Notes:
This is a predicted structure of a 109-nucleotide RNA (Guanidine-I riboswitch aptamer) from Desulfotomaculum sp.
RNA sequence: AGAAAGUGUACCUAGGGUUCCACGCUGGCUUAUCGGCGGUUCGGUCCAAGCGGUACAGGCAGCGCAUCAACAGCGCGGCUACACCGGUCGGGAUAAAAGCCCAGGCGGG
Numbered sequence: 001a002g003a004a005a006g007u008g009u010a011c012c013u014a015g016g017g018u019u020c021c022a023c024g025c026u027g028g029c030u031u032a033u034c035g036g037c038g039g040u041u042c043g044g045u046c047c048a049a050g051c052g053g054u055a056c057a058g059g060c061a062g063c064g065c066a067u068c069a070a071c072a073g074c075g076c077g078g079c080u081a082c083a084c085c086g087g088u089c090g091g092g093a094u095a096a097a098a099g100c101c102c103a104g105g106c107g108g109g
Stems, first nucleotide, its partner, number of pairs: 007057006015047002020044002022041001023038006058080003062076004082104001084108002087106002090102003
């Protein structure tokens, strides 16, 4: 100076939209009921972070038990770091959107 890796799952949060529910407006003369519109409706369901949280799993090396010695096995504790700006064309899923996925990409510092 350059490059790679920087794990997974579940639950949750910031955030996100609008299938369903609720709510608001409205149509069928009225109730029941059926439908239309509205997320510029707090919400329930739903989606959800590389740089947010928790747990579990996985990974790494070490020590102990055991053994002639080692592998396997069992046990113990440890590590799993860092990550500024949010500038960014485009694409994908779902009802739809997103800090989701492509993507720790691309760009800047």
The source organism's lineage runs through Bacteria, Bacillati, Bacillota, Eubacteriales and Desulfotomaculum.
The coordinates come from a structure-prediction model, not an experiment, and the mean pLDDT is 76.